[in-house]
RNA sequence: UUUUGAGAGUUUGAUCUUGGCUCAGGAUGAACGCUGGCAGUAUGCUUAAGCCAUGCAAGUCAUCGCUCCUUUAUUGGAGAGAGGCAAACGGGUGAGUAACACAUGGGUAACCUACCUUCUGCUCAGAGAUAACCCCGAGAAAUUGGGGCUAAUAUCUGAUAGUCUUCAUAAACUUCGGUUUAUGAAGUAAAGAUUACGGCAGAAGAGGGGCUCGUGUCCUAUCAGCUUGUUGGUGAGGUAAUAGCUCACCAAGGCUAUGACGGGUAGGGGGUCUGAGAAGAUGGCCCCUCACACUGGGACUGAGACACUGCCCAGACUCCUACGGGAGGCUGCAGAUAGGAAUCUUCCGCAAUGGGCGAAAAGCCUGACGGAGCAAUACUGCGUGAACGAUGAAGCUCUUCGGAGUGUAAAGUUCUUUUCUGUGGGAAGACUUCCGACGGUACCACAGGAAUAAGCGACGGCUAAUAUCGUGCCAGCAGCCGCGGUUAUACGGUAGUCGCUAGCGUUAUCCGGAAUUAUUGGGCGUAAAGCGUUCGUAGGCGUCCUUUCAAGUUUUUGGUUAAAGCCUUAGGCUCAACCUAAGAAUUGCCAAAAAAACUGUUAGGAUUGAGAAUAGGAGAGGAGAGCGGAAUUCCCGGUGUAGGGAUAAAAUCCAUAGAUAUCGGGGAGAACGCCGAAGGUGAAGACAGCUCUCUGGCCUAUUUCUGACGCUGAGGGACGAAAGCGUGGGUAGCGAACAGGAUUAGAUACCCUGGUAGUCCACGCCGUAAACGAUGGAUACUAGAUAUUGGGAGGUUCUACCCCUCUUCAGUAUCGAAGCUAACGCGUUAAGUAUCCCGCCUGGGGAGUACGGCCGCAAGGCUAAAACUCAAACAGAAUUGACGGGGACCCGCACAAGCGGUGGAGCAUGUGGUUUAAUUCGACAGUAAGCGAAGAACCUUACCGAGGUUUGACAUCUUCCGAAGACCUUAGAAAUAAGGUUGUGCCUUUUUAGGAACGGAAUGACAGGUGUUGCAUGGCUGUCGUCAGCUCGUGCCGUGAGGUGUUAGGUUAAGUCCUCAAACGAGCGCAACCCUUAUUGUAUGUUGUAUUCUCAUACAAAACUGCCCCGGCGAACGGGGAGGAAGGUGGGGAUGACGUCAAGUCCGCAUUGCCCUUAUACCUCGGGCGACACACGUGCUACAAUGGGCAAUACAAAGGGUUUGCCUACUUGCGAAAGGAAGCUAAUCCUUUUAAAGUUGCUCCAAGUUCGGAUUGAAGGCUGAAAUUCGCCUUCAUGAAGUUGGAAUCGCUAGUAAUCGUGGGUCAGCCAUACCACGGUGAAUAUGUUCUCGGGUCUUGUACACACCGCCCGUCAAGCCACGGAAGCUGGUAAUACUCGAAGUCCCUCCUUGUGAGGGCCUAAGGUAGGACCAGUGACUGGGGCUAAGUCGUAACAAGGUAUCCGUAGGGGAAUCUGCGGAUGGAUCACCUCCUU
Repeated sequence: UUUUGAGAGUUUGAUCUUGGCUCAGGAUGAACGCUGGCAGUAUGCUUAAGCCAUGCAAGUCAUCGCUCCUUUAUUGGAGAGAGGCAAACGGGUGAGUAACACAUGGGUAACCUACCUUCUGCUCAGAGAUAACCCCGAGAAAUUGGGGCUAAUAUCUGAUAGUCUUCAUAAACUUCGGUUUAUGAAGUAAAGAUUACGGCAGAAGAGGGGCUCGUGUCCUAUCAGCUUGUUGGUGAGGUAAUAGCUCACCAAGGCUAUGACGGGUAGGGGGUCUGAGAAGAUGGCCCCUCACACUGGGACUGAGACACUGCCCAGACUCCUACGGGAGGCUGCAGAUAGGAAUCUUCCGCAAUGGGCGAAAAGCCUGACGGAGCAAUACUGCGUGAACGAUGAAGCUCUUCGGAGUGUAAAGUUCUUUUCUGUGGGAAGACUUCCGACGGUACCACAGGAAUAAGCGACGGCUAAUAUCGUGCCAGCAGCCGCGGUUAUACGGUAGUCGCUAGCGUUAUCCGGAAUUAUUGGGCGUAAAGCGUUCGUAGGCGUCCUUUCAAGUUUUUGGUUAAAGCCUUAGGCUCAACCUAAGAAUUGCCAAAAAAACUGUUAGGAUUGAGAAUAGGAGAGGAGAGCGGAAUUCCCGGUGUAGGGAUAAAAUCCAUAGAUAUCGGGGAGAACGCCGAAGGUGAAGACAGCUCUCUGGCCUAUUUCUGACGCUGAGGGACGAAAGCGUGGGUAGCGAACAGGAUUAGAUACCCUGGUAGUCCACGCCGUAAACGAUGGAUACUAGAUAUUGGGAGGUUCUACCCCUCUUCAGUAUCGAAGCUAACGCGUUAAGUAUCCCGCCUGGGGAGUACGGCCGCAAGGCUAAAACUCAAACAGAAUUGACGGGGACCCGCACAAGCGGUGGAGCAUGUGGUUUAAUUCGACAGUAAGCGAAGAACCUUACCGAGGUUUGACAUCUUCCGAAGACCUUAGAAAUAAGGUUGUGCCUUUUUAGGAACGGAAUGACAGGUGUUGCAUGGCUGUCGUCAGCUCGUGCCGUGAGGUGUUAGGUUAAGUCCUCAAACGAGCGCAACCCUUAUUGUAUGUUGUAUUCUCAUACAAAACUGCCCCGGCGAACGGGGAGGAAGGUGGGGAUGACGUCAAGUCCGCAUUGCCCUUAUACCUCGGGCGACACACGUGCUACAAUGGGCAAUACAAAGGGUUUGCCUACUUGCGAAAGGAAGCUAAUCCUUUUAAAGUUGCUCCAAGUUCGGAUUGAAGGCUGAAAUUCGCCUUCAUGAAGUUGGAAUCGCUAGUAAUCGUGGGUCAGCCAUACCACGGUGAAUAUGUUCUCGGGUCUUGUACACACCGCCCGUCAAGCCACGGAAGCUGGUAAUACUCGAAGUCCCUCCUUGUGAGGGCCUAAGGUAGGACCAGUGACUGGGGCUAAGUCGUAACAAGGUAUCCGUAGGGGAAUCUGCGGAUGGAUCACCUCCUU
C1' cells in the first nucleotide's frame, strides 16, 4: 500500500457427527412464455469450414506507339494494348494444429528487406525485337493459328565505377566462433523526362520479416516401450540464412515413468465472468498472433506468396454446349436456401479516418470505414402525471353480520407538459481551397391537451407476502423437503398482499456458496479410507564443528511487461451508460550489483545416529534325522451272555454266525496330556512329546573400532492360515459330497447311523482370509501406579543360594494426569505434541462387476469403469423408549393347595349366520355378546307395506279473518276430508276501535331430520389399574438428545419410610381427611317397649407400633407378647395420577362441515324388531337319598306405597283370583299376625324313579281399546332330554366361597331364570414362586420407533429402463506392402535451338492385399435397476429361536446348508487372572 470472507433446507422418536442432494448471489453473442411508451450507447448464424441466384468488395498512373471523337492548336477527351507500382495490405473464418502454434524473455559473429529517410558517387555509346494495328484463317463458345508493320522508363550488347561480390596473400585483434586492415586478380550498372520527377551502384537508419533457444501451455497408463533420415560424423548439394533441409559413405546411436509413443479434445494470448483471496471456468465483440480460402498436390512472378476474388494438375459438385469442348468457387458486404431453440437491409456515402495509384496535386478506386435500417439482445436514462380531496361513494371480496379491506385509491377541484401531436427556426462535426452521407437530424421556440403510455412473477418452509370458493390421492403442483383421500394459506379461480418494473418469469451454461480434491484449507481404530508381511531400486528427507562457492534464498538498481480493458483522478455528451486525457497497476521474465544466516555445493574434522568386536543370556524361531508313551481303531485268542449303541424321545445301525463288557498278544496312522501361564519366539502367516545335527534373529554389560555408512520406499523381489489344483505315496480318527433314520406343513437343514474326496508325507502350483490392534514405518518429547518375562547394578550374607529395593535396559498387560476424540474411547506399546517418507479415501446402489490387459493347469487372482437409479445409505457413536423363544429382583386368586362351576341335557336370554317387504341401529380379543334396553302386544320405533300432509307435529316474525271451545251428520282401516248446529268471554278505552291468549288462511324467512362423518369435536365412559407410578423448579454432569434427583443398601400394600449419595426441594398420584360397619359414653326422642333395654338422630371417646422382649446400622422396619370391643392401612365403600388404545358413543345430550326440503320431514293403520338348518356367549332348572313328597314348628334384614298407590279383616272359589265396611301421605296402616334353608315326625329305597320337569292338550283367571302373530298366572292331564358332562376353561382367601330365601327399580301387564340391594346357614386351603398369564424396578442386545401383529432376504411371475456378450453385417480413422502415376521443381539426352522432343528421381489422387483401432447395428442370451397392496419359503436384526461374519470347496427351488481354518464387529452362566476401593 492492499478494505476483505454470512448461510439455510433435507437421514433420526429425538441428538451429535460423517456425508451427499438442493436453494438463496453474480454472469451470458442467449432462447422460450406473457407483456410492451421513448431516447442514447453497444451487440446480433454459438448449428452445416453445408450449398449458393444477383449486384458490388482492386485498381491506378500516363513512359510508349496506335485508333476514334473534338479543338484555332498533340487543345481536350475516350478506348484497348505495351510498360511501372499495387494486388502478399485491408476484409472473413476457426476447419486443421498439443506445435517453437502461442505467451514471455534472450540469441542471430547464421540472415533478408520494395516503397520511406540520411549520406557518397554516377546516369556514356549502341542494337535487335514484339503486342496493339492490318490481312488471311479455326471454333457454338471459351479461345486461338499463320503472315506483315511499329514504340518505349520493355529487352539486349559494349564502356566506366566502387567502402559491392568471389578468390589469393600478409598483418593486427580475439570471447578462438571470428572480425578488421592492406595488396593483387576476376566479375557485375543505368532511362529517360522536364517537374520540388525519376533511374543506377554503395553505405547507414527506421519499420517489417526469417531462423533459433530457456521457461510456461488440456485429458488419458484400460496407450509402456518408441525411432532407420532415425541420432551423430565426413563430404557434396541446397537456401536470404543455420540445420538430415537433401544425398553418398561411416558409426549405432537418440527419446522414455520428471510419462516417450499412441488415443481423445482444442487455434493461442491481452482479456472476460466468478471468487475475500488462492484459484476455477472461458476466449463472442475490440487488439496482437497463427492457420485456412470447394478438397488434395504443385510451382511461377515478385522485395515479399507457394498467393481468398492469380496460374497448372487431380477429385467431388454445379452450370453452359452445336456433344467436339468449356466455365465456376460468398470462411468479403448485402442477400437466397438448408440446418436449427436461435441471430438483421440484396440501404446511403466516400463528407470524416485510413489504404492503393499518382512528383505533389487534382482525381479515380475503396461493402475498409462513416452512417442510416431491423431486433427490449444487453447496459443506461426518462416517462406513464402532481397537489388537495371522506358521508371513507358505488362495485367487488371477506365477515364473528357488528363490520373490515380495496382506499386518497376513484369521482371532484386546482396545476404542470418531461413525453406526444402540430407549426417555425436550425447546427457543430471542415484544423485545409472545395467538399456533409448522416439530416431538415441533434438542439431551440410557439401552440394544444392529462392528454399517447403497465405489466410480469410470487404468497407451506427455505423466502418478502393470506383469505375465500371449486376439486376430493382425481385434476394437478413441485428447485429440495413435499402438497392433494370433503374445512388444501402448497392444485384451479377470485379478492387482497409482497417483489421487480418496460420489463418479468422459465430454460440452458459457468463460477460461487462447496473446507464437497483441502497450496492457502480435509481425512484414514469404529463413519469412505493403512498394501497380509518384509527386503530393497529410483526418488524424497536426513546428526555436530570449521571452510569454499553463490544454484536456491534475500535486498537494491536497470530493461521489458503493446494498445485497449480493470483501478484512481480530472474532463466531454442535460445526467448516466458511453467517450477523452493523465496517473497507477501489470504480482512475470531478463540483466547488473551486493549479502552469506538457512537449504545446497567443495574440502577437512567429530561421535551422540547406524554398524562391528569381546564376554554372557533367554526362547513352541526355522530345516533335517532318529526315538517315545497314553489313547483310538483293526486283527488273533481267552472269559462271558443278551443285549449294545444313540437321542429331548426314537429309529436306521451292531449283536446268538456270540456283539457291548473284560483279559492277553500283534499291526497301523495321526496327534503330543501334566508342565502351561495375563508366559515365550518370529517380519507376518505362524510355532508345543524327547534327543542329535545345521542355522536366522534378539537382549544385556564393558570398554574398543568404523565414522552418517541413516530413515522411508513408487515400480520390483521374497515369504504368505485354511480351502483348492497336479504327480506319487499314505489313510487310525474326523469328515464336504452321498446314503439311510428321525423332526417337520415341507426339511435338499439343525439331531442320529454310516461314509468318499480331503485332512497326513514328498515335490510343484495357487496368493487369498474379520491375513485385525479393523490402528503403515522411523525419530524425538510429554505425570504416574500395579503386575509380569529376560538381563544388569546395589543391599543383605564369611561366600553362594534364597530374599529385598531405591535404580537401569529390552519386552508384555491393566488402570489412569494432561492432551486428543463426533462419541465410544486412546493415553510413554498414543488415537497426545511434532518432523520425514510411503499407501489409501471423496454419497448409497450398480460393483470390486463389465470390457481390455497381466498372472494361473483350473478354480480364480490383480488392475478397474460407465449407463442407469435414489435423496439419502445395513454410515458412525451415543440417548429415550419398546421388544427378546436375554438376565436379576418383586407383586397379583397369576400358578400351586382347595371349594364350587362352565363346556354334555332341556329351557331362558344375547350375538353371528341364514331368511325376509322389514327382520331398525350400535357394540367385536382381553376392554362386544342377560351389552345400550331399570322391562318391543299398540305406543315405544328409529325398520317395512299401504293411505295421507307440504311454512309443516314443534319455535319466532309479517298480513288478514275468527274469541276459544262444545256438539252432530256423511265417507274412510284410521289419519283426514266435506258439511251443519251452538257460542261472543278477558284487558284498555278517544268505542264504525285497539290489545293478550287461542284457532284458521296466505306469504317467505325458516322449521324438521334416530340422515352422514366418534377418523372434525365437546361431554361422558371402558381398559391397562387402585398398578405405583408420572413430573417440575433451581443446581450439577454431558457439545447435544438427555442424565442426575426417581439410581444404590434395606424396608413397605405403596416413589411407604430410613441410610448413603451432586443434589436440594416441590407438585399430581399413595396414605390420611369423607361414608359405612364393629365397642363405649352423653343428650334427645315419637309411632318400639315391662325396662336402667333396644332402636333412631346428634355429639364425644377409643388404636398411635403408644408399652415390653428380640432382630436390624443406636435407623426405617420386622417377629413375638401384654392390655383391649378392635392391633399393626381393623372390615367394606366412595375416591382412578401423567398417559395408552384415532378404544366406545353424532341413536342420551350438545355440536363443525356435508346431505334431504311435495322428502332422508310429518300423520295414520297394519306388519316387523319375537323368523330358524345351524354356530357361539351368559344364565336358570336338573340329573337326586347331605335328596323328593306330606305334616308340624323356629329365627331376619333391607326396602316400597296417594292424579289411576299399598290394600287388611271378612265372604266366594281347589286355585290364579273376585267382591270388599277399614287403615295409611307411613318407626303408627299395608306389603308382612308367611322368610327359606333349618328343626321334629312319617313316607319313598336306587328306579329314568314319588328324580327331572321340557313339550303338548283341555278348562280358567288377570292387565289392557286390543293378548292371533306376541303377555303373565292357575287347575287337571301329558311326562322329553338328562344318571355329573371330551379337549379346554371360569370364580373365590372369611362372615369369603357354597347354599337359602327376601325386597326394589323399570312397569297397565310382562316374557325378570336378568340387574341392583338385603339378610340366614356357613366351610376348605395357601408348602411356596420352578412353570402359565398380567404388571413393576434394574440391567443387557437390537438393523425395531406405525415400536415384534416390528423389520427384512432371495428365487419365481408381470411391466418398464439402461448396459454387457454374441454367428455376423455396415461405416469410418490412421498406417503398412506392392502397383499405377497428373501437374511440377530438379537432373539427363537429342536436334530442326523451339511456347521443341524424349527420359529419370520424387510425388497428389486412384487400385490391390492382409491386418490394427473406433463407431453403429444384430436373432438370441446374461445379470442389473425401478415399479401401494402377486407366489414360495423365513436367511438376517433379540442367544432371531442351529450366534453371526470372512476366505475357500462342495451341495441345494430360493433365501441358504455343510466341511476346513480364521475374527468377535456374540448373548448368557461359571471359573481363573488382573485392576480400583